[in-house]
RNA sequence: CAAACAGAGCAGCCGAAGUCCUCUCAAAGAGAAGACGCGGGGGACCCAAUUUUUGGGGCGUAUUUCCCGAUUAUAUCGGGAAUAGGGAACUUCCAGUCCCGAGCCCGUCAGCUAACCUCGCAGGCGUUUGGAAGGGCAAAG
Numbered sequence: 001c002a003a004a005c006a007g008a009g010c011a012g013c014c015g016a017a018g019u020c021c022u023c024u025c026a027a028a029g030a031g032a033a034g035a036c037g038c039g040g041g042g043g044a045c046c047c048a049a050u051u052u053u054u055g056g057g058g059c060g061u062a063u064u065u066c067c068c069g070a071u072u073a074u075a076u077c078g079g080g081a082a083u084a085g086g087g088a089a090c091u092u093c094c095a096g097u098c099c100c101g102a103g104c105c106c107g108u109c110a111g112c113u114a115a116c117c118u119c120g121c122a123g124g125c126g127u128u129u130g131g132a133a134g135g136g137c138a139a140a141g
Stems, first nucleotide, its partner, number of pairs: 005141001009137002012125003018036003022032004037121006047111001055109001056106004064082007085100004090134006
C1' cells in the first nucleotide's frame, strides 16, 4: 500500500423551504443574479357545473360538533370538552405513549385544464418507549 475478516460507535425534527456556481460587502456571515431540484397559483378544447352578499376563493393536518361567559342579540370575542385530519429523530410493520388540531393571504374574482405565464425556497424547535425485519457510514484489532 492492497485485499479479506471484524465491529465499539454514529446519524437531528416539523415544513416545499435544498444543492451548486458567480459577484458585492472588511469578514463570520449576509445580500444579489443564475442553474438544477422541490413546492404553490393562474391558465384551452373536452368534461363538469349552471346558483353569483347568505359573497367567493387560495396556502396549510388544522375540519366539524357541543357547553359556558361577554354582548339586547344573529354576528363577533374569550374559555372548555370532543372530533375529521396530522406529527414524533435511519426506513418499514406491530404495540404503546405524547403532541398539534393554528394562522395567514387575495379583494368581488379564479371548476378541471395541454401549451404557456407566474410566485416561494421561510420560520420554528429539539428526539432518544418496546419488539421484529432491512439498510448507510465506520475506528480499534

Notes:
The prediction has a mean pLDDT of 82. A computed fold for a 141-nucleotide RNA from a Nitrospiraceae bacterium, annotated as c-di-AMP riboswitch aptamer (ydaO/yuaA leader). Of the family's consensus pairs, 92% are formed in the model. Its Rfam family is "c-di-AMP riboswitch aptamer (ydaO/yuaA leader)". From the family's description: This family represents a conserved RNA structure found upstream of the ydaO and yuaA genes in Bacillus subtilis and related genes in other bacteria.